Molecule: transfer RNA
Organism: Bifidobacterium adolescentis
């Protein structure tokens, strides 16, 4: 320098054009219990890395940038 993949709540992951962005862990409250754990019930929390574009409509498509990972080249 070139190519590929990834970037979604505190953490891990799903969602690849149209519903209030879904699940697990964690967190909070209640029940249960002598108290906890386990279990049951309920709840809060992301607008989807940033900017721009396409579209009636974008987390999802396109461009640029940023960050992470991998491969190749350079190393004559």
């Nucleotide at each position: 320098g070139c190519c590929c993949c990834c970037g979604u709540g505190g953490c891990c992951c799903a969602g690849u054009g149209g519903a209030u962005a879904g699940g697990g862990c964690g967190c909070c409250g209640c029940c249960c219990u002598c108290c906890g754990a386990a279990g049951g019930c309920g709840g809060a929390g992301a607008c989807c890395g940033c900017c721009g574009g396409u579209c009636c409509g974008a987390a999802u498509c396109c461009g640029g940038c940023c960050g992470g990972g991998g491969g190749c080249a350079c190393c004559g």